[in-house]
Description: This is a predicted structure of a 477-nucleotide part of an RNA (small-subunit ribosomal RNA, 3' major domain) from an uncultured Bacillota bacterium. Its mean pLDDT, the model's own confidence on a scale to 100, is 85.
Context: one part of a larger RNA
RNA sequence: UGACGGGGGCCCGCACAAGCGGUGGAGCAUGUGGUUCAAUUCGACGCAACGCGAAGAACCUUACCUGGGCUCGAAGUGGGGCGGACGGGGGCCGAGAGGCCCCGUUCCCUUCCGGGACCGCCCCAGAGGUGCUGCAUGGCUGUCGUCAGCUCGUGUCGUGAGAUGUUGGGUUAAGUCCCGCAACGAGCGCAACCCUUGUCCUUAGUUGCUAACGGGAGAGCCGAGCACCCUAAGGAAACUGUCGGCGAUAAGCCGGAGGAAGGCGGGGAUGACGUCAAGUCCUCAUGGCCUUUAUGUCCAGGGCUACACACGUGCUACAAUGGGCGCCACAAAGGGCCGCAAACCUGCGAAGGGGAGCCAAUCCCAGAAAAGCGCCCUCAGUUCGGAUUGGAGUCUGCAACCCGACUCCAUGAAGCUGGAAUCGCUAGUAAUCGCGGAUCAGCAUGCCGCGGUGAAUACGUUCCCGGGCCUUGUACA
Numbered sequence: 001u002g003a004c005g006g007g008g009g010c011c012c013g014c015a016c017a018a019g020c021g022g023u024g025g026a027g028c029a030u031g032u033g034g035u036u037c038a039a040u041u042c043g044a045c046g047c048a049a050c051g052c053g054a055a056g057a058a059c060c061u062u063a064c065c066u067g068g069g070c071u072c073g074a075a076g077u078g079g080g081g082c083g084g085a086c087g088g089g090g091g092c093c094g095a096g097a098g099g100c101c102c103c104g105u106u107c108c109c110u111u112c113c114g115g116g117a118c119c120g121c122c123c124c125a126g127a128g129g130u131g132c133u134g135c136a137u138g139g140c141u142g143u144c145g146u147c148a149g150c151u152c153g154u155g156u157c158g159u160g161a162g163a164u165g166u167u168g169g170g171u172u173a174a175g176u177c178c179c180g181c182a183a184c185g186a187g188c189g190c191a192a193c194c195c196u197u198g199u200c201c202u203u204a205g206u207u208g209c210u211a212a213c214g215g216g217a218g219a220g221c222c223g224a225g226c227a228c229c230c231u232a233a234g235g236a237a238a239c240u241g242u243c244g245g246c247g248a249u250a251a252g253c254c255g256g257a258g259g260a261a262g263g264c265g266g267g268g269a270u271g272a273c274g275u276c277a278a279g280u281c282c283u284c285a286u287g288g289c290c291u292u293u294a295u296g297u298c299c300a301g302g303g304c305u306a307c308a309c310a311c312g313u314g315c316u317a318c319a320a321u322g323g324g325c326g327c328c329a330c331a332a333a334g335g336g337c338c339g340c341a342a343a344c345c346u347g348c349g350a351a352g353g354g355g356a357g358c359c360a361a362u363c364c365c366a367g368a369a370a371a372g373c374g375c376c377c378u379c380a381g382u383u384c385g386g387a388u389u390g391g392a393g394u395c396u397g398c399a400a401c402c403c404g405a406c407u408c409c410a411u412g413a414a415g416c417u418g419g420a421a422u423c424g425c426u427a428g429u430a431a432u433c434g435c436g437g438a439u440c441a442g443c444a445u446g447c448c449g450c451g452g453u454g455a456a457u458a459c460g461u462u463c464c465c466g467g468g469c470c471u472u473g474u475a476c477a
Base pairs, nucleotide, nucleotide: 001477002476003474004473005472007471008470009469010468011467012466013465015461016460019425020424021423022422023421026316027315028314029313030312031311032310033309034307035306042053043052064302065301066300067299068298069297070296077125078124079123080122081121082120083119084118088103089102090101091100092099093098107116108115109114128291129290131289132288133287137285138284139280140279141278142276144274149188150187151186152185153184154183155164156163157162168179169178170177194268195267196266197265199236200235201234202233203232204231205230208226209225210224213223214222215221239262242256243255244254245253246252318418322377323376324375325374326373327372334365335364336363339358340357344353345352346351384415389410390409391408392407393406394405395404431453432452433451434450435449436448437447
């Protein structure tokens, strides 16, 4: 000087407390451990591994296993030799990779020797490796933590390591600002500048909108209009500006007015010096090592989907504030040409037929759902719950046996609110309800977004956890 303390002081954070809803019990989905297996490819392991890499494992992917093949190789560069334009079509064998064979075609330059592009074969230099080392590395990332810190120059103090500044008194979300001070300044962080949302104005009016007028059976459907809504570009607006109180007259704090909004208005992006030899050699790049008829490469089939178990993360429930049936409303944000697909017809349905329209403020996906209204169910393993299983189908795809999703009929399991323990959340939040998107032929209860309905509670900082500043002790570095 740091680090640490079941030392002290001050202060924060859904850290506790106050509340609401969960997990832990059940069934299923998914990841992991374990076990099994020819293989169940590999990585990730407290927070910060475990719906993680994977934003799509039937083949492919695929890195694993079994078997069948190849060895200048699946792809690339350079050189040497031989042959042929390249390309196109067909037959047989084979699981395929591939092997064997047939048909026909004959490029450019040329000094007519040959040369060139391209293709095949042989050979060489070398290729290839998701093989090892993340403890040799770059790059990228997680984490403490959006915590308020981390430093430097000059000066001063100290023999020196170092200190001072950065400590102190206030204040703040903040090393934020004020005052004081052997310090005076400065940098990286904080804040602001950026995006979005909340109010208004201007410009603009189609594909958007409809207040007035006219038409129309109806629908902004048509004429018309650009007020309103909206769209998207520019601007205004919030700064403790103003009033009162408190305070050191300061910084600032409390309350009020006006205002769409008030003291950082809400949300996002933004992550200092560093820590964990944290993660990644399987994105990529790369040193070294290893491999070279194999640890490379092609193919078929299998596996990654196994199953006595154990754990994590979720979904659906156990019901009556509910379930079923019928009727009937109100969104936002997205996506669409190898695409989204309307009306209409067929089917109980998944879906099939059909193909208008749309490169989309125009058309489509698209019915929002919870909610509301009416009827039934009446406390029961039930009209709760839907696992499992049998049968029949639909769709995608070369192909759904291993191993897809969905539909219909039948079947109806466990489950009566979950021990110890443990998680999230402070407002348009939690809870609850549906909608969309990426990936994607097909395949989400995951992920990323969108809106609808919409709470309870916070006395307080003693305690648990993490963190910041000062101080103290130390046999630790």